[in-house]
Molecule: c-di-GMP-I riboswitch aptamer
Organism: Desulfosporosinus nitroreducens
């Protein structure tokens, strides 16, 4: 460097829930709070899943992301440590 990843060390994030807030919602921010994580760091570029305020239809509950989700998968980029 590369692959690997411990019942190792030193930090690091935070799921669910539960207050408060923000949005039309999906979600998301803070506080608290740990189920997990070696990228659970960034990034929606490809897929995938939510959502509909808004457009569009329609007798009607239909259709569509430009919206969310990086803790769905994959790709891209930074990156800590070293027993086998």
């Nucleotide at each position: 460097c590369u692959g690997c990843g411990a019942u190792a060390a030193u930090g690091g994030c935070a799921a669910a829930c539960u207050c408060a807030g923000u949005a039309a919602g999906a979600a998301c921010u803070g506080a608290g709070g740990a189920c997990g994580c070696a990228a659970a760091g960034c990034u929606g570029c490809g897929g995938g899943u939510c959502u509909u305020a808004c457009a569009u239809g329609u007798u009607a509950u239909g259709u569509g992301a430009a919206g969310a989700u990086a803790g769905c998968c994959g790709g891209g980029u930074u990156g800590u440590c070293g027993a086998a």